[in-house]
């Protein structure tokens, strides 16, 4: 130095809800909050949902929107035996 990963510690994200503001909606921004996250970090690339809006249409279609729903991509924090 490398595999390996239980156990503790410090850190970090911030569900639902409550104010506040944006935004035509879907959602998004600050502030409390705390259910959870070990990629709940990036980028938003395949799919999914959402929403507007066309449409005669319950069907077809995003140039909006989620990304803490999903598959993959790039990086990535502590740790005995």
């Nucleotide at each position: 130095c490398c595999c390996g990963a239980a156990a503790a510690a410090g850190g970090c994200c911030g569900a639902a809800c409550u104010c506040u503001c944006c935004g035509g909606a879907a959602g998004g921004g600050g502030a409390g909050g705390g259910c959870g996250g070990a990629a709940a970090g990036c980028g938003g690339c395949g799919g999914a949902u959402c929403u507007a809006c066309u449409u005669a249409a319950u069907g077809a279609g995003a140039a909006g929107a989620u990304g803490g729903c999903u598959g993959a991509g790039c990086u990535g924090c502590c740790g005995a035996a």
This is a predicted structure of an 81-nucleotide RNA (c-di-GMP-I riboswitch aptamer) from Candidatus Sulfobium mesophilum. Rfam family: c-di-GMP-I riboswitch aptamer. Gene Ontology term of the family: cyclic-di-GMP binding. The organism belongs to Candidatus Sulfobium, within Bacteria. The coordinates come from a structure-prediction model, not an experiment, and the mean pLDDT is 76. The model forms 89% of the base pairs in the Rfam consensus.